RNAcentral holds the sequence, with entries from ENA.
A computed fold for a 1452-nucleotide RNA from an uncultured bacterium, annotated as small-subunit ribosomal RNA.
The prediction has a mean pLDDT of 85.

C1' cells in the first nucleotide's frame, strides 16, 4: 500500500456446476466522425521475389608512376603496390528444448588498436603490379614478353627478457618517413578491454513416445587446438543414460522487462537494453588479433538477368522504395550541425549508425470549439388526460474575452574559437474578429438513461437471459434522456472477476470424484532418550544481482505526458562466521508402537475325503377309474395302450427344511446337513522375549460373484435360445405346456458387477442411553441366574460438532496427523485411433471435431398414480318409474339451397339465447329505392310553417298534383320544418385471446387465508396436523402456538302448532227472519280464514355410552326433536369456460355502403344421425252414464255469467266485475252402475280425404281448433343409459308468462300416494392425512428407440498424392589433411660457370565429405468409391420402454 460482484437451470428454494457481463491492456484492424500542439510508436502475414539510388572506406607524412597547375618554392588529382579498417555499427528471428539463455562459480587459454615497464631498431638481397608492347574474348576477364619502387618479400648478425631442456646448450626480431619535432617498427613482461572453454542450479508440452547408445562410456598412447577434453586415431575394457522421465515427436530464440492481479500467480518477450543464431538453400575453407565472414572467396542446387550460345553476372532478414501476401503497418526526404564509429600526424574524407523533417487520431498527455446576462418561458419539433408539459437560459437579443487558428514584426538554447540539417522552428510582442473548430455509442434486466409512430414470429435485434404472432420502453424512425469526448463504438487477443486446477485457496455417502479386495517394491511419513555432526533451518558480514524500467524524493521543458539527478528495491545465487532448538545423518540406550512365546475357549473361515435323511423326477410292480393338470378364464400338452390319486421297491443328480437370529467367520468375492484329518486368521487373560523391527504404498504380484469360453465327465430339478397354447389391434413379451445350452464335477481361461456402507488404509482424541455375540474380573450362591465392571466385535437411538439438505454422530460424514487413488459443465463417449492383455466374447489405457446453456443434488408447495388409510354424495347396492325400439313434437349435426341469419359443442351445447319466425320480429337471400341519411348534437347559408287530408302511378318504399294553414318578439330575430354544406352519424361488421358487467361449472363441496410468535440458511412449515365428534375447519381434548378474517351455522322468506290483534268482499257456533234451496238477511267475530305481531325447539330434561369432554344412542313431554320440511344465500379460486347479437367499451374495418327504407322469399328444406319430450302398446285398462273433493293464479284494448242456436269448434247475447264480492272454472284421477274379455281389439291414434270454426290486412309456402270418414307403426323395446330416499317417486288434472292467433316446451299449483337402503367391496365425483414422482402448460403431463428427409463434423476403407526422419549401398564437387610429385620455381647454400642441393608449387593418388541416385522402413498430412455410428432440425411413420406399484418394480 492492498481484496466488491451481477445475470442465467426451478412453480418457488438452498446447493453443486458450467456459460455470460461489468475492469484493465494492445505494435492492433474495421465503421462513423475529426480543430491544435508536445512526446512516443508504426510488415505481428511471405526468412516471398526484388527495378533504381545510397548504406565502408581511408592514408601521397609507406611506394613508384601518370595527368594537371605553378608565383618554380611547390601544389592538386588519383588507377596501382602497401598499411589499417571491412569480425564494429545496422537488419531479422529461420533454426535451436541446447551450457542456447539466466544466475553463480571455475581453470587449461588467446587478445590488433590503448596504457605502464625493460630492451632493440644492424648488414644485405631477389622480385613484382602499375607502365610499355604483342595477343585471346561479345563481355567478364585474361595470356605472353620487357622495365621499376617501397613501411611489400627474403637472408645474415645481435639477442637482455623469453621458449625448450635436469643441465650443458639450442632457438627466435625489426622499417622506415620526415619541413628535427615527432610518428612508426621489433622482442618481452604486466595491465585494461574483448573473446574462447568447463561446471552447479533454473529455463515448454506429449508416456496414445519406455527403453536409448559402438566413438557409444572409460583407460593407455599418439595426433590436434590459442586452450581442457573421444576433439581425432590405434589398442584395451564393457561400459554410459533412463519413471527424479532417457530416446522420440510437436512447439519455441532466451533474458532485463511488459500486461494483468490485493498478492501468490497467469499470459507475453514489439519498440529500448544484454546474450545467441542467421544472411538465397546446403557444404567448405582462406586471410586475419579476431570470421568459417550480410554489402569477401570456392563448390553444389534453385531462381533471375546479360550473351555474338562459346560463356558470364547476381543475392535489400542495411535505408528508402516496388510487386506479392494480408484485416493491416509510413518518404525512392534533409544533414553530418550534435553524439558516436573507420582511416589519417593533421586538415579532412566516409558514415541510410545517428540527428532531424515528412505520412498515420496508432497510443499517451495537454488545450480549445467561447464567457456573462437573458422568460413574451418566442417560434418550430415531440408528447398530451387538450388543461398543459418538454426541448429550455437552450436560442434570439445585449455586454465581454481572444487560448487556438489567421496576419504582421522580433527571434533563441542546442556551440567551448569556428561550424545549425532541424528552421525563420520554439518563444516573445502587436492586430482584426465569436470569429476557424463536435461527434460517437447507448436507453428490457445485468447497466446510467422513456415516450410516440411504423411493422405484425415478417423485417429485424441479440454479450447472456431473451425480444417480434396488431396496443413492442428489446425491431426501424422521431422527440427526449444517459455515457464518453477529438474521439466513440465493434471485432480479435491477454489477465482479472474464476476459490472454475484451489501453494496462498477446493473437493470425492447422495451433486463429477475411493482402485472390487489384499500383499508388497521404490518413494513419502514415522515412538521415548544420550552424545556428536552441521546437510536442511535461523541470524550476521562480504561479493554479485548491467543500464533502462517499476517505486520514492527532487529538478528541467508554462502544466502534464516526456526527460534528468539521487535514493530505495531487485524477495535470487555464491562465499564466510555463528547458533545447535527442530528435521536429517551417525551413535549410547529404553519400552509404551510392532512382532514373538505358552494357555484358553468361540466361529456356515479354507482345501480335499467320507457319509445321512426329507423332497422332486424317472423305472418296475400292486390297488383303482375317468379324468387329471393348468389359468383371470382357457387351451396346447398328459390320460381307456389305464393317467391323476394311492401303496411298497429301485435308480440318479442336485440342494441341505426346522435350529436361523440387523447371530457368527473371512481382506474382499463369499461361507449353512453330519463326521474326522490337514490348515489360515481373530479374541481374552498372562508373564517372558526382541527392541522401532512401524504406517501407507506409484509400478508389480495374488485373490476375485454371476454370466461366458476350451477339454473331459455328469445331468434329478430349474431353465436363456427354441417349439406350441393363450392374451392382444399386433405380442418375436408378461401367463401356461414343453424344452437345449447352462446350472454340478475336474483341469485351465476370462477379470468384470448397483464388486455398495455408492463412505481408501492406519493412528490418536471427543458427552451418553439401550440391545446382542465372544472372553475375563468382582460380588453373591450349593449351583444356575441377577447386579457391578474390563477388552474385542456387531446393531439401534441420540449430545456437541459437521453437512446444501437428507443425514452422520466413539464402527463419524466430528477434531487432527501420515500415505495412496480419483474429480474439474452436459452430450459426443467409456466411443474412435494407437498400444497392451485375451482362444473368443471382450477387458485395461483413453481423446477430438461438433453441439447445448444447461445437465445435476437435497429439500418445499401443489398436481397426479391402473399407491395406501379414513370419510361423504341417489356414487354403487336395494327398490320404483323411465330413455334407447314405434308414431309424432322439438332442438342439433349433416346435406341441400339464392338464403336456409347468428351464437352455444363432454359433464357445464342440443324443448339452449327464443316467456311463443304467416307480415312484423329478422340480423339472411333476391329485387326496387336512398346518401348528412330512419333516429342524435353543433355551426354556416338559403327558404318556409310543420302536421294533416284527397287523387293518380307503382309490389311497396316512394314520386307527382291539389288542398289546408302558425306562435312569440325589444321587429334584428327566436321556436319548428325543408333544403345546401361542414363537423360528424350509423353498423346484430371483426376481435369474449384487448375488456367491464352478467352468467355457467367444480359446489352449498368444506374449505381458503391473515397478524403476531416459534421452527427452518431458504422455498416454506406451524396454526389448519393428532385423538374423538359433526351435515359442517361443527364442537371438545391435546399440542409452539395465540388470535382473527372470508366461508359453515344463525339472522331472512315460506310451511307445520298455539296465542294476541283485526273482521270485509271472508266465516256461521249461538239468537232471530226468509227461501224450493243457498250466510240469503239482521245480529255476531266463537271457529275457519285473511294478515300483522308474538310464543314455541334449546340436546333444555332423564338414562346409557364416551375421557368426568364434545358428542352419540334411547326415552319422556310436545303440533314439531336433534340444521323439523322447502327456498333465498355460492368463500379463495379453476376452466384465456360463455356472451362485442341485451348493455357498455379499447383497437381495427366500412361510409352512394358492411348504413337506411320497401316487397317477396328464407329461418318451417330432407336420404340420414343424435339429444330432449308427448302419446301408446292396454283389463290396476278402454268406453258410456251418474256423482264428490282442491290449491294457486289471471281478468277493462280484459275476464265474461244466465239464456238461446249449432253434433262440435263456436256464434248470438250481454248481467256482473278495476275483483277474498263478478268471471275464467268443468278440476281430473277417485267413487257408483253398465258394456268390452285378450284381439293389432270398443287398445293405439299417426297419416290422408272431405267439411267447417276462430284470430288476423293476409293462414299457399307456414297457424290452432271442430266434425265426418280413414285407422299406419306399435304387443313393453339390443348394447347401453337416466331420475328419485317421503308427502318424495309414480300418477291425475288446474293456472300463468310470452301472446292478435299458436304450448306436447317452460314456470307454478294442488289431488291420490308408494317401494327400498344389508352395506361401502366395486364404478363415478369430492374432502382430509400419508406415500412415490424424471409432472409444474401440472397425466389430455413427461418421455424412449428404429425408420424416412435435410444439414454438419468425425471414424473405417481397395488405394492415391505429399512431407519428414532413419538404415544400407552407389556416385563423389569444393576444400582441409596425408602420400607422391619424372613437370615447374628469383631470393638461401655449393659452384667461375654450367649445374646441383635445400625448400616450395602445379599435377596425381587417398581419407573425410554436401547435393544427387537406388533400395527399404518408421512417423505424419491431404484425398478416396463405399460404409459406420454421432449431432442438430417443422406439426413425418411405427409402437409405449422409463417417470406413479408407469400398469411385468426399476437398475447394474
Nucleotide at each position: 500500500c492492498u481484496u466488491a460482484u451481477a445475470g442465467u437451470u426451478u412453480a418457488a428454494u438452498c446447493c453443486u456446476g458450467g456459460c455470460u457481463c461489468a475492469g484493465a491492456a494492445u505494435g492492433a484492424a474495421c465503421g462513423c466522425u475529426g480543430g491544435c500542439g508536445g512526446c512516443g510508436u508504426g510488415c505481428c502475414u511471405a526468412a516471398c521475389a526484388c527495378a533504381u539510388g545510397c548504406a565502408a572506406g581511408u592514408c601521397g607524412a609507406a611506394c613508384g608512376a601518370a595527368g594537371g597547375c605553378u608565383u618554380c618554392g611547390g601544389c592538386c588529382u588519383u588507377a596501382g603496390u602497401g598499411g589499417c579498417g571491412c569480425a564494429c555499427g545496422g537488419g531479422u528471428g529461420c533454426g535451436u528444448a541446447a551450457c542456447g539463455c539466466g544466475u553463480g562459480g571455475g581453470a587449461a587459454u588467446c587478445u590488433g588498436c590503448c596504457c605502464u615497464u625493460g630492451g632493440g631498431u644492424u648488414c644485405g638481397g631477389a622480385a613484382u603490379a602499375a607502365c610499355a608492347g604483342u595477343u585471346a574474348g561479345a563481355a567478364a576477364u585474361g595470356a605472353c614478353u620487357g622495365c621499376u619502387a617501397a613501411u611489400a618479400c627474403c637472408g645474415g648478425a645481435u639477442g637482455a627478457u623469453g621458449u625448450c631442456g635436469u643441465a650443458a646448450g639450442a632457438c627466435c626480431a625489426a622499417a622506415g618517413a620526415u619541413u628535427u619535432a615527432u610518428c612508426g617498427c621489433c622482442c618481452a613482461a604486466g595491465g585494461a578491454u574483448g573473446a574462447g572453454c568447463c561446471c552447479g542450479c533454473g529455463u515448454a508440452g506429449g508416456a496414445u513416445u519406455a527403453g536409448c547408445u559402438a566413438g557409444u562410456u572409460g583407460g593407455u598412447g599418439a595426433g590436434g587446438u590459442a586452450a581442457a577434453a573421444g576433439c581425432u586415431c590405434a589398442c584395451c575394457a564393457a561400459g554410459g543414460c533412463g519413471a527424479c522421465g532417457a530416446u522420440c515427436c510437436u512447439u519455441a530464440g532466451c533474458u532485463g522487462g511488459u500486461c494483468u492481479g490485493a498478492g501468490a500467480g497467469g499470459a507475453u518477450g514489439a519498440u529500448c537494453a544484454g546474450c545467441c543464431a542467421c544472411a538465397c538453400u546446403g557444404g567448405g575453407a582462406c586471410u586475419g588479433a579476431g570470421a568459417c565472414a550480410c554489402g569477401g572467396c570456392c563448390c553444389a542446387g534453385a531462381c533471375u538477368c546479360c550473351u555474338a550460345c562459346g560463356g558470364g553476372a547476381g543475392g535489400c532478414a542495411g535505408c528508402a522504395g516496388u510487386g506479392g501476401g494480408g484485416a493491416a503497418u509510413a518518404u525512392u526526404g534533409g544533414a553530418c550541425a550534435a553524439u558516436g564509429g573507420g582511416c589519417g600526424a593533421a586538415a579532412g574524407c566516409c558514415u541510410g549508425a545517428u540527428c532531424c523533417a515528412g505520412c498515420a487520431a496508432u497510443g499517451c498527455c495537454g488545450c480549445g470549439u467561447g464567457a456573462g446576462u437573458g422568460a413574451u418561458g418566442a417560434a418550430g419539433g415531440c408528447c398530451u388526460u387538450a388543461g398543459g408539459g418538454u426541448u429550455g437560459u437552450a436560442a434570439a437579443g445585449c455586454u465581454c474575452u481572444u487560448u487556438u487558428a489567421c496576419c504582421c514584426g522580433g527571434g533563441a538554447u542546442g556551440a567551448u574559437a569556428a561550424u545549425g540539417a532541424c528552421a525563420g522552428u520554439a518563444c516573445c510582442g502587436g492586430g482584426a474578429g465569436a470569429a476557424u473548430a463536435a461527434g460517437c455509442c447507448c436507453c428490457g434486466g445485468c447497466u446510467a438513461a422513456c415516450u410516440c409512430c411504423g411493422u405484425g414470429c415478417c423485417a429485424g435485434c441479440a454479450g447472456c437471459c431473451g425480444c417480434g404472432g396488431u396496443a413492442a420502453u428489446a425491431c426501424g424512425g422521431a422527440g427526449g434522456g444517459g455515457g464518453c469526448u477529438a474521439g466513440c463504438g465493434u471485432u480479435a487477443u491477454u489477465c482479472g472477476g474464476a476459490a472454475u486446477u484451489a501453494c496462498u485457496g477446493g473437493g470425492c455417502g447422495u451433486a463429477a470424484a475411493g482402485c472390487g479386495c489384499a500383499c508388497g517394491u521404490a518413494g513419502g511419513c514415522g515412538g521415548c532418550u544420550u552424545u556428536g555432526u552441521a546437510a536442511g533451518u535461523u541470524a550476521g558480514a562480504g561479493g554479485u544481482g548491467a543500464a533502462a524500467g517499476c517505486c520514492c524524493a527532487g529538478a528541467g521543458c508554462u502544466c502534464a505526458a516526456c526527460u534528468c539527478u539521487g535514493g530505495a528495491a531487485u524477495u535470487g545465487c555464491c562465499u564466510u562466521u555463528a547458533a545447535g532448538a527442530c528435521u536429517g545423518c551417525a551413535u549410547c540406550g529404553c519400552u509404551u508402537g510392532a512382532a514373538u512365546c505358552a494357555u484358553g475357549g468361540a466361529g456356515a473361515g479354507g482345501u480335499g475325503a467320507g457319509u445321512g435323511g426329507a423332497a422332486u423326477u424317472c423305472c418296475g410292480a400292486g390297488u383303482g377309474u375317468a379324468g387329471a393338470g393348468g389359468u383371470g378364464a382357457a387351451a396346447u400338452g398328459c390320460g381307456u395302450a389305464g393317467a391323476u390319486a394311492u401303496u411298497g421297491g429301485g435308480a440318479g443328480g442336485a440342494a441341505c427344511a426346522c435350529c436361523g437370529g440387523u447371530g457368527g467367520c473371512g481382506a474382499a468375492g463369499g461361507c449353512g446337513g453330519c463326521u474326522a484329518c490337514c490348515u489360515g486368521g481373530a479374541c481374552c487373560g498372562g508373564u517372558a522375549c526382541u527392541g522401532a523391527c512401524g504406517c501407507u504404498g506409484a509400478g508389480g504380484c495374488g485373490c476375485g460373484a454371476a454370466a461366458g469360453c476350451u477339454a473331459g465327465g455328469g445331468g434329478a430339478g430349474c431353465a436363456a435360445a427354441c417349439g406350441g397354447g393363450a392374451u392382444u389391434a399386433g405380442a418375436u413379451a408378461c401367463c401356461c405346456c414343453g424344452g437345449u445350452a447352462g446350472u454340478c464335477c475336474u483341469a485351465g481361461c476370462u477379470g468384470u458387477a448397483a464388486a455398495c456402507g455408492u463412505u481408501g488404509a492406519g493412528c490418536a482424541c471427543u458427552u451418553g442411553g439401550u440391545g446382542u455375540g465372544g472372553c475375563g474380573g468382582g460380588u453373591a450362591u450349593c449351583g444356575a441366574c441377577c447386579c457391578c465392571u474390563g477388552c474385542c466385535g456387531u446393531g439401534c437411538c441420540g449430545a456437541a460438532g459437521c453437512u446444501a439438505a437428507c443425514g452422520c454422530a466413539u464402527u463419524a460424514a466430528g477434531u487432527g496427523c501420515u500415505c495412496c487413488g480419483c474429480c474439474u459443465g452436459g452430450g459426443g463417449a467409456g466411443u474412435a485411433c494407437g498400444g497392451u492383455c485375451g482362444c473368443a466374447a471382450g477387458g485395461c489405457u483413453g481423446a477430438a471435431a461438433c453441439u447445448c446453456a444447461a445437465a445435476g443434488g437435497a429439500a418445499u408447495u401443489g398436481a397426479c398414480g391402473g399407491g395406501g388409510g379414513c370419510c361423504c354424495g341417489c356414487a354403487c347396492a336395494a327398490g320404483c318409474g323411465g330413455u334407447g325400439g314405434a308414431g309424432c313434437a322439438u332442438g342439433u349435426g349433416g346435406u341441400u339451397c339464392a338464403a336456409u341469419u347468428c351464437g352455444a359443442c363432454g359433464c357445464a351445447a342440443c324443448g339452449c339465447g327464443a316467456a311463443g319466425a304467416a307480415c312484423c320480429u329478422u340480423a339472411c337471400c333476391u329485387g326496387g329505392g336512398u346518401u348528412u341519411g330512419a333516429a342524435c348534437u353543433g355551426c354556416u347559408g338559403g327558404g318556409g310553417a310543420c302536421c294533416g287530408g284527397u287523387a293518380c302511378a307503382g309490389a311497396g318504399a316512394u314520386g307527382u298534383a291539389c288542398u289546408u294553414u302558425u306562435c312569440u318578439u325589444u321587429c334584428g330575430g327566436g321556436a319548428c320544418c325543408c333544403u345546401a354544406g361542414u363537423a360528424g352519424a350509423g353498423g346484430u361488421g371483426c376481435u369474449g385471446c384487448a375488456u367491464g358487467g352478467c352468467u355457467g361449472u367444480c359446489g352449498u363441496c368444506a374449505g381458503c387465508u391473515c397478524g403476531u410468535g416459534u421452527c427452518g440458511u431458504g422455498a416454506g412449515a406451524u396454526g389448519u396436523u393428532g385423538g374423538g365428534u359433526u351435515a359442517g375447519g361443527u364442537c371438545c381434548c391435546g399440542c409452539a402456538a395465540c388470535g382473527a378474517g372470508c366461508g359453515c351455522a344463525a339472522c331472512c322468506c315460506u310451511u307445520g302448532c298455539c296465542c294476541u290483534c283485526u273482521g270485509u268482499u271472508g266465516c256461521c257456533a249461538u239468537c232471530a227472519g226468509g227461501u224450493a234451496a243457498u250466510g240469503c238477511u239482521g245480529a255476531g267475530c266463537a271457529c275457519u280464514c285473511u294478515g300483522a305481531g308474538g310464543g314455541g325447539a334449546c340436546u333444555g330434561c332423564c338414562g346409557g355410552u364416551g375421557a368426568u369432554a364434545a358428542a352419540c344412542c334411547g326415552g319422556a313431554g310436545g303440533a314439531a326433536g336433534g340444521u323439523g320440511g322447502g327456498g333465498a344465500u355460492g368463500a379463495c379460486g379453476u376452466c384465456a369456460a360463455g356472451u362485442c347479437c341485451u348493455c357498455a367499451u379499447g383497437g381495427c374495418c366500412u361510409u352512394u355502403a358492411u348504413g337506411c327504407c320497401c316487397a317477396g322469399g328464407g329461418c318451417u328444406a330432407c336420404a340420414c344421425a343424435c339429444g330432449u319430450g308427448c302419446u301408446a302398446c292396454a283389463a290396476u285398462g278402454g268406453c258410456c252414464g251418474g256423482u264428490a273433493c282442491a290449491a294457486a293464479g289471471g281478468g277493462u284494448c280484459g275476464c265474461a255469467a244466465a239464456a238461446c242456436c249449432g253434433u262440435g269448434a263456436g256464434g248470438u247475447g250481454g248481467a256482473g266485475c278495476u275483483a277474498a264480492u263478478c268471471c275464467c272454472a268443468a278440476a281430473a284421477a277417485g267413487c257408483c252402475g253398465g258394456c268390452c274379455u285378450c284381439a293389432g281389439u270398443u287398445c293405439g291414434g299417426a297419416u290422408u280425404g272431405g267439411a267447417g270454426u276462430c284470430u288476423g290486412c293476409a293462414a299457399u309456402u307456414c297457424g290452432a281448433c271442430u266434425c265426418c270418414a280413414u285407422g299406419a307403426a306399435g304387443u313393453u323395446g339390443g348394447a347401453a343409459u337416466c331420475g328419485c330416499u317421503a308427502g318424495u317417486a309414480a300418477u291425475c288434472g288446474c293456472g300463468g308468462a310470452u301472446c292478435a292467433g299458436c304450448a306436447g316446451g317452460c314456470c307454478g299449483c294442488g289431488g291420490u300416494g308408494a317401494a327400498u337402503a344389508c352395506g361401502u367391496u366395486c364404478c363415478c365425483g369430492g374432502g382430509c392425512c400419508u406415500u412415490g414422482u424424471a409432472c409444474a402448460c401440472a397425466c389430455c403431463g413427461c418421455c424412449c428407440g428404429u425408420c424416412a428427409c435435410a444439414u454438419c463434423a468425425c471414424g473405417a476403407a481397395a488405394g492415391u498424392c505429399g512431407g519428414u526422419c532413419g538404415u544400407a549401398c552407389c556416385c563423389g564437387a569444393a576444400g582441409u589433411c596425408g602420400c607422391u610429385g619424372c613437370u615447374c620455381c628469383a631470393a638461401c647454400c655449393c659452384g667461375c660457370a654450367a649445374g646441383g642441393g635445400a625448400g616450395g608449387a602445379a599435377g596425381g593418388c587417398g581419407u573425410c565429405g554436401a547435393a544427387g541416385g537406388u533400395a527399404u522402413g518408421g512417423c505424419u498430412g491431404a484425398u478416396g468409391a463405399u460404409u459406420g455410428g454421432g449431432a442438430u432440425g417443422a406439426a413425418g411413420u411405427c409402437g409405449u420402454a422409463a417417470c406413479a406399484a408407469g400398469g411385468u418394480a426399476a437398475c447394474c